[in-house]
Overview:
A computed fold for a 117-nucleotide RNA from Neolewinella agarilytica, annotated as SAM riboswitch aptamer (S box leader). The coordinates come from a structure-prediction model, not an experiment, and the mean pLDDT is 82. The organism belongs to Neolewinella, within Bacteria.
RNA sequence: AUUUUAUACCGAAGGGUGGAGAGCACAGGCUCCGCGAAACCCUGGCAACCACUCCUCCAAUGGCCCGGAGGAAAAGGUGCCAACGCCUGCCCGCGCUAUUGCGGGGAACUAUAAAAA
Numbered sequence: 001a002u003u004u005u006a007u008a009c010c011g012a013a014g015g016g017u018g019g020a021g022a023g024c025a026c027a028g029g030c031u032c033c034g035c036g037a038a039a040c041c042c043u044g045g046c047a048a049c050c051a052c053u054c055c056u057c058c059a060a061u062g063g064c065c066c067g068g069a070g071g072a073a074a075a076g077g078u079g080c081c082a083a084c085g086c087c088u089g090c091c092c093g094c095g096c097u098a099u100u101g102c103g104g105g106g107a108a109c110u111a112u113a114a115a116a117a
Base pairs, nucleotide, nucleotide: 002116003115004114005113006112007111008110013043014042015041016040017039021032022031023030026089027088028087029086044081045080046079049077050076053072054071055070056069057068058067085109090106091105092104
C1' cells in the first nucleotide's frame, strides 16, 4: 500500500519546545489561530475496537474447555481529547416552489479498529 467487516451528532485537556498556519485532498462556505496554528515531547483524561479477567443467557457435554449473544471492569495493545467526519458537493425520494432551500435514505471519499492475503 490492498481487501473485508464494524464504527464515525456521546465523551475527554493542561504544560514544555516550536513559530504560522489548521480544520483529510480539491472547490465553495464557515470556523479556530501571535490571548500562539501544525508538529514533537511530558502529564492527565475519554472511550471500549482488540487482548486479559469476571458475570448472565444460548448451544454442546458425564462435567468442563472451545463456540454464539449480552453485560461489567479496564492497570495491557491501539485510538481519540473545538464545532456531526465543521457544513455542502454525487445519486434516490418527499414537501414547498424561491431551482434554491429544508428534512430523510444511500453512494463515494476519509479516519480508526479488528482481520486476511

Description: Rfam family: SAM riboswitch aptamer (S box leader). About the family: The SAM riboswitch is found upstream of a number of genes which code for proteins involved in methionine or cysteine biosynthesis in Gram-positive bacteria. The SAM riboswitch acts at the level of transcription termination control. The predicted structure consists of a complex stem-loop region followed by a single stem loop terminator region. Its family is annotated with regulation of gene expression in the Gene Ontology. Of the family's consensus pairs, 97% are formed in the model.